[in-house]
C1' cells in the first nucleotide's frame, strides 16, 4: 500500500482476521564454557588512528520527474519442497534531474595550539552529494496551521571498535625460534591505525628477566579456609569474552560474520514417488542415554524490563513474576506445662542388701503454637489511558500541546498472607556413638570365627573394641558416611626450616652474566617517604539504623576496596652522575722456608736374569703338606755382565700444593705463599649460574719398555664344596710418549669471603726486645699447622680464634623409606660407561644420637670335680623299676632337656581307684533347713555276685515341765516335698598357697644429694685382698635395706654337776662263763651347764692398710668338719588329682553304691638301680666288733619241733632295763682259670606266712633246673678325707609285699703339674643392624598364585605439529564487455 475473508452498515464507509509488498525489531534479552596462555581477562592509560540506529537540543530542508513488481488471475513442471511463464496493480519500495545553511574533497590565504606523527578555526573561488509522505483541524478552492514522519549538518548522552604499561598457571627430560618473518618508502584495504594485504628494497626480530613447543585452563568481581601471609576454588548474583551440530565462508545491515539467518562442505536423523529434500533446545518445560546424582511438557504478563506501534480496556516477550517437585542450603517453630515415690509394673545388672532406668511413666492440673473445620481477609496499583475541569505557551483561529485537578478504568500468586472462633495433648522424633586420641559401661552371645577399624589397633572361652540388649553420651528434622578443599603442618619456611654423624657442600680452582660492596663530599630524586587528585562498577564482607511478629532475607547509610594513574613536596638510606681519599685490593723494593710444578742429566742399595769359579743334595714352602726347582749340578758362596721399577736412613699429627696429590742427587726453566719497611695505584673488591681449566686408582687407543709385583688363568692344598683365604706359577697391568675417560668414604664425610668473640700448650717459618764478645735462655708480634679448654653452640656425640660460636654476602644442595642413581629422552664418550635424572607400584616406617640390659668362634681379671690328674661306675648281660611307644572294654590322670622317666606313689591282689564292663540308687555316699513317726542299737532268717529287697526277735535310755500319765527337747534312725548336694569334670595361660631351677652364686636394691633435655648416671667403677659388694685405701657422694658372715643345731678337745637302766680302776664275794652280787662313780657313757680359736701371739711380705705367707702354742688354726638357712628376680617353669578358689560344664549323671576286671598287658625303644662276669674271689667250719633306731592289734628271748621258711611256746619289755640284732673281718679247710664249686635268670615240683580272698597279681623256703653274662662301641657319671669305693644295721609306709627311699654305724684309699681347652658363673670394658634379646636378627635364588611395571612379530584408536596434494561456497580482481536513468529485450 493494494488484495482476500467474516462482521456492522442500503451504500459510502468503518472494524477484525490472514497471506504478500514496505518499515522496525530478529546483533537485545535467554544458554553454555567446547575452544582459548591471547591485549581473551583485571587494572590504568591513549585514540592528535574511529564509528554509532533508535533518544535530547539547536540550525536547515523535504522541489520536479519516471519505469517496474508481489499479493491476484490464468496456464505449466514436481511425490514434495518448491518453482517457471502470461497479464493487471499500489507505496514513505525503487530510479534520475534540480537545490545546498552546512558537510566531504583538493587548492591558495591567514589566526591559534599541541604530545612525535600534527590539531582546531577563519577566508576565497572550485567540485561533489540529499528527501516522502500520511492523517486531522480550518477553508469552495488556493492557502494556511497541527500532528507523525523523512533529508542534511553540529553537538550531546549511552553504546562499541582499535592501541599501549603492568598484572595472575606448569614443565628446561621442550634451548633455540622466526621469511610476511623484522624494518623501510610506495600501494591497496578498513569505520579507522597497523607486515592487515601487495609488489620492491634491506637482513633484520625474538630468547635463560625462559623464545618456540607441549600439557592443562574461559577471566574477573568474588568463594571456601588460614592469626596473618598463603593455599584451593570461580556454582548461584554482577561485568567482560568465547561458543550456537562439526568446519569454512560471505551477504544485510547504525552495528553480526548473526543461537531459534543464507551460501558450501561434513557426519547423524527424518521424508522421498529414488529423481530429490527437511533439519540443529549450550532458549523454557519435556523425552532417551550416560550417571552416585540434579525437578513441572504448570498459571501469568498483573509487576520491572524488551521490541513494535502516534496510542489504545493494543500486539509479542518459557526475559521476567509466581505456582508445582526435592530437608539440597540457610532461618525460625512445634511434637507439650506444672505437679507428681508406694520410688509402681516391666526390663536391665547384682556382692541377692539392693541398684539402675527415673519424676520417667501412671494419675491430678493445665496452655492452646502448629495441624484440622468454619468464618473474615489484605498490601503488593502506580503510570497509562479515556471523559471532565481549571490553566500556560503560541496562533488570526480551530484541532492539537503542556501543567495542574476530579471520576473511570488493571491482581497470576490467591480466597494466599493475616485475622478470628472452634477442635484437642489430641496427628508430629530420629539419627550417630560409648578401647585411646574423644563425651559415654555392663550383661549376654561369638571363641583370630563371625566380624571392626580414621590413626594406634581389637577378636584365638570372662572382649567396655565384633554381635544384641540394657544403660549411658552427643546432636537433633535431622544424624551418620563418602567424596574434595583449606586448616592443624615452622611437613617448600617471605612472615617462618635446614646441609659434620638424621635428607643435604659442588672433587678442585679459574672466570662470564647476575647478585653484594669501603671513608668524605656535590649533585639528581628512579627506588623510598609524606600530603592533594582520579579511578578502584554494582553486588559480597564488615559497622551502624531500618523493613517482613523473630531470625534468615531485603533496604539505608558508612567502612573497607591493601591497587594503578596523576600533581606537589622531602632526601637520612639504596640507585644513577661527578669530585676526592686510603685502611680493602694490587704494584715495586728487600729478605725467606718448602717432596709445589715441567725438562734434561745423574747416583748408590736390594731383587731377577745371564755368564764363569768354588760345591753336593737338597732348595723352597706351609698350620700341616703337595705343585715347583735341582744329579743335565739348584740352594748356599764368590766374580764379571745385562735390564727394569723404585728411592732405606734422614722422617716428624714436618713442609708445599686450590684439589688430586707431591720424597735419592744435580742443573735450567717455572707457579704460589710468608715477614719486613711504607715508595706508587686508588675500591681497581667478594662470590659466582653457565663456560674453561685441572682432577687418584682402575679402564681405553697408538706406539715404546717390562726387573719386580701381580686381576684373570693353570696347578697344589684345605673343605662336604672352595670358581675363596694358604702354597707353586703367570697374561694384562703397574714404567715411559701422545691422546682419551672425569669418577671415589675425591673426607675434616664440615662450600667461599669478611669481621668480631676467654686462655693455656707443642711444632714449623719469619720479624722485633732484653741481655750477650757471640750463641743460648726469656718476653713479645705475624703466618702455618696440632692438641686441651671458657663462654657460646648442638637431639645428643661433639665443635669451640683452623668454629659446628655472634653477623653480613654470594654460589650449591636437601624435603619420608623402597622403587632407583635405576628406566625413557638429551648431552658427552672409541669403549667401559658418566652426567642430567623420573613414574607406575609399594610400605609405617626408613634414620640419628645417646641408655640399659642381653649376646659376641672380642679383649682383661676371678671362680666351681668345669676340665686336667685319679678311683669307682652307667652305655654290654639277665633281672628289678619308671617312662615313651604298641596294644586293650580298661590298661585313670599328672610329670617332659638341665630342673620328665625307683618322679607325684612313706607300700596298685579286694580297698585304695579316679579307669573299663555289668548290676542298682536318685534330697542321693557326705552338710544346713521343714514336717511327720521313731530312742538308738543288737541278734537272726530267706533270695540275690553283692549293692540290695522281704521279714522275725529283742531293746525302751538321757534333759525339762507336770509329775497319774503325757507333753516338750537334746543325739541318732526312718519316711515326704523343696531349697540344695555331689563331680579326682575343663581352665595351673583366670588365681592363693606350696615348689623345682639359676644358685651358697655374690649379687640386687632404696633415700637424699650430684650429673644428664632425656632414658639414665653417680653410689655398685677404680687400687690391692677375699669365699664373699668380706674388708682397706681412694672417690660427688654420704647412708640404709635385702642378701653374705655371725647368731641356731651335730660333731672333734676340756672342765663341771649328777651316777640309773649306764660303768667296773681298787677292794671283797661268786660262776662253766658273765658287773652277776655288795659296794664305788675314779674311768667310758648318758644328759645338762660351761670353757675353747679371736689371725689374738711371732717373723715376712704389702702401702705404716686391709689381708697374705710361714711359725709357736693347742684336741681343734685361719669359715676346724657337717647340717639348717635360698636376695631382687627368671623360666605365663609344676601343681585346679594335697588343700583352698573365679568362671565354664554335668545334674535318674561327668553324682553315688556294688561285684568283676584294669591300673601288672608285650614286638620293642630310652633312664634309674640290683646281681655278677670271679681267685683282693667262691663254699665250709669255727671266733669276734657297731652305730643309729623301732617296739603293746607290738617287739618277742629261753627252750622244744622242722633241712629251711616257718611253727611251738611264752620269760621279759611302754624300754641306756626286754627283745629285734650286724655283716665284711679274722682263724682254718677246699676249689686252681674252667661258662668252673663263678654267676645265678627261667621253669618243674613240694612247701610256710600274711590275710575274707594270693588265678589274673604278694613275700619267704627246700629240692630240682641252671639262661646271658670272661669287665662292655660312640659316649657319659659321680667324687678332693673319713670323702671315693665296699661292708652291713635300722626307720617311714604296712596286715603282708623293698633290689627305691631316708637314716646309722664298720673297713678305708688314689689324685690335683695347672686353668690352655669344654660347661656353669661373677665383675670391667669393647662392638652390636639383638630387645621374644644369638634357640636373635638377617640375604639371595627356587616353586606356585596374584598385583603394578617394563619388553614383546604385530594390529587398531586418539590427538598436535610440519610438509605436499585433491579442493566446495564465498571474497577480490582479470576477461568475454559494451549499450542503456532505472527498467525491458
Nucleotide at each position: 500500500c493494494g488484495g482476500u475473508c467474516c462482521c456492522g452498515g442500503u451504500a459510502a464507509c468503518g472494524g477484525g482476521a490472514c497471506a504478500g509488498u514496505g518499515g522496525c525489531g530478529g546483533a537485545c534479552g535467554g544458554g553454555u564454557g567446547a575452544g582459548u596462555a591471547a591485549c581473551a581477562c583485571g587494572u590504568g592509560g591513549a585514540u592528535a588512528a574511529c564509528c554509532u540506529g533508535c533518544c535530547u537540543g539547536a540550525c536547515u530542508c523535504c522541489c520536479c520527474g519516471g519505469g517496474a513488481u508481489a499479493a491476484c488471475a490464468g496456464g505449466c513442471c514436481g511425490a514434495a519442497a518448491g518453482g517457471c511463464c502470461u497479464g493487471c496493480u499500489a507505496a514513505u519500495a525503487c530510479c534520475g534531474g534540480g537545490u545546498a545553511a552546512g558537510c566531504u574533497c583538493a587548492c591558495g590565504g591567514g589566526a591559534c595550539c599541541g604530545c612525535a606523527u600534527g590539531g582546531u578555526c577563519c577566508c576565497g573561488g572550485g567540485a561533489g552529494a540529499a528527501a516522502a509522505g500520511g492523517c486531522c483541524c480550518u477553508g469552495c478552492a488556493a492557502g494556511g496551521g497541527g500532528u507523525u514522519g523523512g533529508g542534511g549538518u553540529c553537538a550531546g548522552a549511552g553504546g562499541g571498535g582499535u592501541c599501549c604499561g603492568c598484572g595472575g598457571u606448569c614443565c628446561a627430560u621442550u634451548a633455540g625460534c622466526u621469511a610476511g618473518u623484522u624494518g623501510g618508502a610506495g600501494g591497496g584495504g578498513u569505520a579507522a591505525c597497523g607486515g592487515c594485504c601487495c609488489a620492491c628494497c634491506a637482513a633484520g626480530g625474538c630468547g635463560a628477566c625462559g623464545a618456540u613447543g607441549g600439557a592443562u585452563a574461559g577471566c574477573c568481581g568474588g568463594c571456601c579456609u588460614g592469626a596473618g601471609a598463603g593455599g584451593g576454588c570461580g556454582a548461584c548474583c554482577g561485568g567482560c569474552c568465547a561458543c550456537a551440530c562439526u568446519g569454512g565462508g560471505a551477504c544485510u545491515g547504525a552495528g553480526a560474520c548473526a543461537c531459534g539467518g543464507c551460501c558450501c562442505a561434513g557426519a547423524c536423523u527424518c521424508c522421498u514417488a529414488c529423481g530429490g529434500g527437511a533439519g540443529g533446545c549450550a532458549g523454557c518445560a519435556g523425552u532417551c542415554g550416560g550417571g552416585a546424582a540434579u525437578u513441572u511438557u504448570g498459571a501469568g504478563c498483573a509487576a520491572u524490563g524488551g521490541c513494535c506501534g502516534a496510542a489504545a480496556g493494543g500486539g509479542c516477550u518459557g526475559a521476567c513474576c509466581c505456582a508445582g517437585c526435592a530437608a539440597c542450603g540457610c532461618c525460625g517453630c512445634g511434637u507439650g506445662a506444672g505437679u507428681g515415690a508406694a520410688g509402681a509394673a516391666g526390663g536391665c545388672c547384682u556382692u541377692c542388701g539392693g541398684g539402675u532406668u527415673g519424676u520417667a511413666a501412671a494419675g491430678c492440673u493445665c496452655u492452646g503454637u502448629u495441624g484440622c473445620u468454619c468464618g473474615u481477609g489484605a498490601a503488593g496499583a502506580a503510570c497509562g489511558g479515556u471523559a471532565c475541569u481549571g490553566u500556560g505557551a503560541g496562533g488570526a483561529a480551530a484541532u492539537g500541546c503542556g501543567c495542574a485537578g476530579u471520576a473511570c478504568u488493571u491482581g497470576a500468586c490467591g480466597g494466599u498472607a493475616g485475622c478470628g472462633a472452634g477442635u484437642g495433648a489430641g496427628g508430629a522424633a530420629g539419627c550417630c556413638c560409648c578401647g585411646g586420641c574423644u563425651a559415654a559401661c555392663u550383661a549376654c552371645g561369638u571363641g583370630c570365627c563371625a566380624g571392626c577399624a580414621g590413626c594406634c589397633g581389637c577378636g584365638g572361652u570372662a572382649a567396655u573394641a565384633c554381635g544384641u540388649a540394657g544403660g549411658g553420651g552427643g546432636c537433633g528434622a535431622g544424624c551418620g558416611u563418602u567424596g574434595u578443599c583449606c586448616g592443624g603442618a615452622u611437613u617448600u619456611a617471605u612472615u617462618g626450616g635446614g646441609c659434620g654423624u638424621a635428607a643435604a657442600g659442588g672433587g678442585c680452582g679459574u672466570g662470564u652474566a647476575g647478585g653484594c660492596g669501603g671513608u668524605c663530599u656535590g649533585u639528581u630524586a628512579a627506588g623510598u617517604c609524606a600530603g592533594g587528585g582520579g579511578u578502584g562498577a554494582a553486588a559480597c564482607u564488615c559497622c551502624g539504623c531500618a523493613g517482613c511478629u523473630c531470625a534468615a532475607c531485603u533496604g539505608c547509610g558508612g567502612a573497607c576496596c591493601u591497587g594503578c594513574c596523576u600533581c606537589u613536596g622531602a632526601u637520612a638510606c639504596u640507585g644513577g652522575c661527578g669530585g676526592a681519599c686510603u685502611u680493602g685490593a694490587g704494584u715495586a723494593c728487600u729478605c725467606u722456608a718448602g717432596a709445589g710444578g715441567g725438562c734434561a742429566g745423574u747416583g748408590g742399595a736390594a731383587u731377577u736374569c745371564c755368564c764363569g769359579g768354588c760345591g753336593u743334595a737338597g732348595c723352597a714352602g706351609u698350620g700341616a703338606a703337595a705343585u715347583g726347582c735341582g744329579u743335565a749340578g739348584a740352594g748356599a758362596u764368590c766374580g764379571g755382565g745385562a735390564g727394569g721399577a723404585a728411592c732405606a736412613c734422614c722422617a716428624g699429627u714436618g713442609g708445599c700444593g686450590a684439589a688430586g696429590g707431591c720424597g735419592g742427587c744435580u742443573g735450567c726453566c717455572u707457579g704460589g705463599g710468608g715477614a719486613g719497611a711504607a715508595a706508587c695505584u686508588g675500591a681497581c673488591g667478594c662470590u659466582g649460574a653457565g663456560g674453561c681449566g685441572c682432577g687418584a686408582a682402575a679402564g681405553c687407543u697408538g706406539g715404546g719398555g717390562g726387573a719386580g709385583c701381580a686381576a684373570a688363568c693353570g696347578g697344589g692344598a684345605u673343605u662336604a664344596g672352595a670358581u675363596a683365604c694358604c702354597c707353586c706359577g703367570g697374561u694384562a697391568g703397574u714404567c715411559c710418549c701422545a691422546g682419551c675417560c672425569g669418577u671415589a668414604a675425591a673426607c675434616g664425610a664440615u662450600g667461599a669471603g669478611u669481621g668480631c668473640u676467654a686462655g693455656g700448650u707443642g711444632u714449623a717459618g719469619g720479624g722485633g726486645g732484653u741481655a750477650u764478645c757471640g750463641a743460648c735462655c726469656c718476653c713479645u708480634c705475624c703466618u702455618g699447622u696440632g692438641c686441651c679448654g671458657c663462654a657460646g653452640u648442638u637431639a645428643a656425640c661433639g665443635c669451640a680464634a683452623u668454629a659446628a660460636g655472634c653477623a653480613c654476602u654470594c654460589c650449591g644442595c636437601c624435603u619420608g623409606g623402597g622403587g632407583a642413581g635405576u628406566a625413557c629422552g638429551g648431552c658427552c664418550g672409541c669403549a667401559a660407561g658418566g652426567u642430567u635424572g623420573a613414574a607406575a607400584c609399594u610400605c609405617a616406617a626408613a634414620g640419628g644420637a645417646a641408655u640399659u640390659g642381653a649376646c659376641g668362634g672380642g679383649g682383661g681379671c676371678c671362680c666351681g670335680c668345669a676340665c686336667a690328674a685319679g678311683c669307682a661306675g652307667c652305655g654290654g648281660a639277665g633281672c628289678a623299676u619308671g617312662u615313651g611307644g604298641u596294644u586293650u572294654a580298661a590298661u585313670u590322670c599328672g610329670a617332659a632337656g638341665c630342673a620328665a622317666c625307683g618322679c607325684g606313689u612313706a607300700g596298685a591282689a579286694c580297698c585304695u581307684u579316679a579307669c573299663c564292663a555289668g548290676g542298682g540308687c536318685u534330697u542321693g555316699a557326705c552338710a544346713u533347713g521343714u514336717a511327720g513317726g521313731g530312742a538308738a542299737g543288737u541278734c537272726u532268717g530267706c533270695a540275690g555276685a553283692g549293692a540290695u529287697g522281704c521279714g522275725g526277735a529283742u531293746g525302751u535310755g538321757c534333759c525339762g515341765g507336770c509329775u497319774u500319765g503325757c507333753c516338750g527337747g537334746a543325739a541318732c534312725c526312718c519316711u515326704a516335698a523343696c531349697a540344695c548336694a555331689g563331680g579326682u569334670g575343663g581352665u595351673g595361660c583366670a588365681u592363693g598357697g606350696u615348689u623345682g631351677u639359676c644358685g651358697u652364686c655374690a649379687g640386687c636394691u632404696c633415700g637424699u644429694g650430684u650429673c644428664g633435655u632425656g632414658a639414665g648416671a653417680u653410689g655398685u667403677u677404680g687400687g690391692g685382698u677375699u669365699a664373699a659388694g668380706u674388708c682397706c685405701c681412694g672417690c660427688a657422694a654420704c647412708g640404709a635395706g635385702c642378701g653374705c658372715a655371725a647368731c641356731c643345731c651335730c660333731u672333734a678337745u676340756c672342765g663341771u654337776a649328777u651316777g640309773u637302766u649306764g660303768c667296773c680302776a681298787g677292794c671283797g664275794a661268786g660262776u662253766a662263763g658273765a658287773g652277776u652280787c655288795g659296794g664305788g662313780c675314779a674311768c667310758u657313757c648318758a644328759u645338762g651347764c660351761g670353757a675353747g680359736a679371736c689371725u689374738g701371739c711371732c717373723g715376712g711380705u704389702g702401702a705404716c692398710a686391709a689381708a697374705c705367707c710361714g711359725g709357736a702354742g693347742g684336741a681343734a688354726g685361719g669359715u676346724g668338719g657337717g647340717g639348717a638357712u635360698g636376695a631382687c628376680g627368671u623360666c605365663a617353669a609344676a601343681u585346679c588329682a594335697u588343700c583352698a578358689u573365679g568362671c565354664c560344664c554335668c545334674u535318674u549323671a561327668u553324682g553315688u553304691c556294688c561285684u568283676g576286671g584294669g591300673c601288672g598287658a608285650c614286638a620293642c625303644a630310652c633312664g634309674u638301680g640290683c646281681u655278677a662276669c670271679a681267685a683282693u674271689g667262691g663254699g665250709c667250719g669255727c671266733c669276734a666288733c657297731a652305730a643309729a633306731g623301732c617296739g603293746a592289734a607290738c617287739c618277742g628271748a629261753a627252750a622244744c619241733c622242722g633241712c629251711g621258711a616257718g611253727g611251738u611256746g611264752g620269760a621279759g619289755g611302754a624300754a641306756a632295763c626286754c627283745g629285734c640284732a650286724a655283716a665284711a673281718g679274722g682263724c682254718g679247710c677246699u676249689c686252681g682259670u674252667a661258662g668252673u664249686u663263678c654267676a645265678g635268670a627261667u621253669c618243674g615240683c613240694a612247701g610256710g606266712c600274711u590275710g575274707c580272698a594270693a588265678c589274673u597279681c604278694g613275700c619267704c623256703u627246700g629240692c630240682g633246673u641252671g639262661a646271658a653274662g670272661c669287665c662292655g662301641g660312640a659316649g657319659u657319671u659321680g667324687c678332693u678325707a673319713g670323702u671315693a669305693a665296699u661292708c652291713g644295721c635300722u626307720g617311714a609306709u604296712c596286715a603282708g609285699c623293698a633290689c627305691g627311699c631316708a637314716g646309722c654305724g664298720g673297713u678305708g684309699a688314689a689324685u690335683a703339674c695347672g686353668u690352655u681347652c669344654c660347661c656353669g658363673g661373677g665383675c670391667c670394658u669393647u662392638g652390636u643392624a639383638c630387645a621374644c634379646a644369638c634357640c636373635g636378627c638377617c640375604c639371595g635364588u627356587c616353586a606356585c598364585a596374584c598385583c603394578a611395571u617394563g619388553g614383546g612379530a604385530g594390529c587398531u584408536g586418539g590427538u598436535a605439529a610440519c610438509a605436499c596434494c585433491c579442493g566446495a561456497a564465498g571474497u577480490c580482481g582479470g576477461u568475454g564487455c559494451g549499450c542503456u536513468a532505472a527498467c525491458u529485450c
RNAcentral holds the sequence, with entries from ENA and SILVA. The RNA shown here (small-subunit ribosomal RNA) has 1385 nucleotides and comes from an uncultured bacterium. Its mean pLDDT, the model's own confidence on a scale to 100, is 84. Rfam family: Bacterial small subunit ribosomal RNA. Rfam links the family to the GO terms ribosome and structural constituent of ribosome.